Predicted 3D model of a 543-nucleotide part of an RNA (small-subunit ribosomal RNA, 5' domain) from a marine sediment metagenome.
Context: one part of a larger RNA
RNA sequence: GAACGAACGCUGGCGGCGUGGAUUAGGCAUGCAAGUCGAACGAGAAAGCGGUCUUCGGACCGUGAGUAAAGUGGCGAACGGGUGAGUAACGCGUGGGAAACCUGCUCUAUAGUGGGGGAUAACAGUUCUAACGGACUGCUAAUACCGCAUGAUUCCAUUGAUCGCAUGUUCAAUGGUUAAAGGAGGCCUCUUCUUGAAAGCUUCCGCUUAAGAAUGGUCCCGCGUCCUAUUAGCUUGAUGGUGGGGUAACGGCCUACCAUGGCAACGAUGGGUAGCCGGCUUGAGAGAGUGGUCGGCCACACUGGGACUGAGAUACGGCCCAGACUCCUACGGGAGGCAGCAGUCGAGAAGCUUCGGCAAUGGGGGAAACCCUGACCGAGCGACGCCGCGUGGGUGAUGAAGGUCUUUGGACUGUAAAACCCUGUCAGGUGGGAUGAAAUGCCAUUUGGCUAAUACCCAAGUGGUUUGACAGUACCACCAGAGGAAGCUCCGGCUAACUCCGUGCCAGCAGCCGCGGUAACACGGGGGGAGCAAGCGUUGUUC
Numbered sequence: 001g002a003a004c005g006a007a008c009g010c011u012g013g014c015g016g017c018g019u020g021g022a023u024u025a026g027g028c029a030u031g032c033a034a035g036u037c038g039a040a041c042g043a044g045a046a047a048g049c050g051g052u053c054u055u056c057g058g059a060c061c062g063u064g065a066g067u068a069a070a071g072u073g074g075c076g077a078a079c080g081g082g083u084g085a086g087u088a089a090c091g092c093g094u095g096g097g098a099a100a101c102c103u104g105c106u107c108u109a110u111a112g113u114g115g116g117g118g119a120u121a122a123c124a125g126u127u128c129u130a131a132c133g134g135a136c137u138g139c140u141a142a143u144a145c146c147g148c149a150u151g152a153u154u155c156c157a158u159u160g161a162u163c164g165c166a167u168g169u170u171c172a173a174u175g176g177u178u179a180a181a182g183g184a185g186g187c188c189u190c191u192u193c194u195u196g197a198a199a200g201c202u203u204c205c206g207c208u209u210a211a212g213a214a215u216g217g218u219c220c221c222g223c224g225u226c227c228u229a230u231u232a233g234c235u236u237g238a239u240g241g242u243g244g245g246g247u248a249a250c251g252g253c254c255u256a257c258c259a260u261g262g263c264a265a266c267g268a269u270g271g272g273u274a275g276c277c278g279g280c281u282u283g284a285g286a287g288a289g290u291g292g293u294c295g296g297c298c299a300c301a302c303u304g305g306g307a308c309u310g311a312g313a314u315a316c317g318g319c320c321c322a323g324a325c326u327c328c329u330a331c332g333g334g335a336g337g338c339a340g341c342a343g344u345c346g347a348g349a350a351g352c353u354u355c356g357g358c359a360a361u362g363g364g365g366g367a368a369a370c371c372c373u374g375a376c377c378g379a380g381c382g383a384c385g386c387c388g389c390g391u392g393g394g395u396g397a398u399g400a401a402g403g404u405c406u407u408u409g410g411a412c413u414g415u416a417a418a419a420c421c422c423u424g425u426c427a428g429g430u431g432g433g434a435u436g437a438a439a440u441g442c443c444a445u446u447u448g449g450c451u452a453a454u455a456c457c458c459a460a461g462u463g464g465u466u467u468g469a470c471a472g473u474a475c476c477a478c479c480a481g482a483g484g485a486a487g488c489u490c491c492g493g494c495u496a497a498c499u500c501c502g503u504g505c506c507a508g509c510a511g512c513c514g515c516g517g518u519a520a521c522a523c524g525g526g527g528g529g530a531g532c533a534a535g536c537g538u539u540g541u542u543c
Stems, first nucleotide, its partner, number of pairs: 001543004006539005013389006019382002026345003030342003035075003040072002048063006082300003091225007101217002106213003111208003114148001116146002123138006155176007163168001182205006189197002226272003233263003238260008275297004279290004302323005325336004353379001355378003361375001362373004392422004402413004426484001428479005436470001441465009487532005492513003498527005508515002
């Protein structure tokens, strides 16, 4: 000199963009942060409103409404969001690899979707319990569950051929094995003409199966990745082989047997510290320091352990066991997990609102409308940082008054003020007022596709109409009036800037050298000056 997730002191007008729990991975009140689908399924209220009857207590019917809430089932909940405790490791970075491998939703695309069965929740009844929650009996549905049929380029076996040193590879044949689920709209026919039903045709969404793609993921290897030798030896599933098991898959991954290996001064093993990187800071560079915000990867979710479900699990807002802690209890037993967003206590020098909205972007569900989304978009708070603007401009000498100094002549403050003439940024007031939305949804319609079809459905277009949290904000116009807006540090040398008074080795200053013991440019105050400026200094840390 530069930098900072900074803190402290004095001071403080406005705006834009960023940024804000670094310590206790300490404990947490409260609210919200993951739901959705009635076009998978069975069932299904109430208030209110209207009507009828009434013994005035009310009852019934319609509507509300096949709506709400609950249940079975599907998909999602493994994403998104947080934190950095652990980890010195194939964890990360980089470059390769396939021994082998998995991949829901998506895209391309093969062949199908036949025919049966038994339950169970919801519900009803009985019952236990303080509660959380159960028990028994009975009824019922499905795209829930289970057989049967069919079935391939799936899988398995056999045979033959081909390639290969070999485990084996490829092709062909034969045999065996393995699947499914329906829902919605339209046309036509019939009927009790409201509506419902069987067959057929057709469209859309699904379901099963085979192959491929994409995406995501598992695994292996080379190299790189802090300090310590006042850590020198370490290792028994340890190193390798064979057989077996296991895995989506290779492998001591596991196991039985056999062999005795493997690593290490090019630092094994142990100890300490630490998430890694793109980057960031500094520096001419080489390097050094660092890993906050943003992005990629990893790890963790009160502590330790475990599996289940699933295409996928460290499963933060899932389950089980143990532990610590907190809460409820009728003492028998139960409930909980903010390192999600806000917020609270604690410790600390120290870090924000218990805000608005799903309008945009993105995500989950749904055919869609739509619902959910503390992701996100915004607003709020903090000079925490960077940047921009303002606190006025011009004229103005009798160089006013006051103040300070003085050689008493004067000098400085100083064009500074006053005064006159202007301007109108920002703040204030009044009025207008967005971009972000040519998106999206709904209605009508045109064309094309599908089709037996001018139905339905799909795609593209046209017309009408609808959707903004921010926000009456940005911005624009007008109004008034210099009005509301300057401080902080320093002045001995380094280092820009000097005098007077007070003090008298005292009080004090100080980054280094050093000042102060009676004229202190170094302490304290006044005047003056220098520097930076909505900041200025101090402290800490890095280069």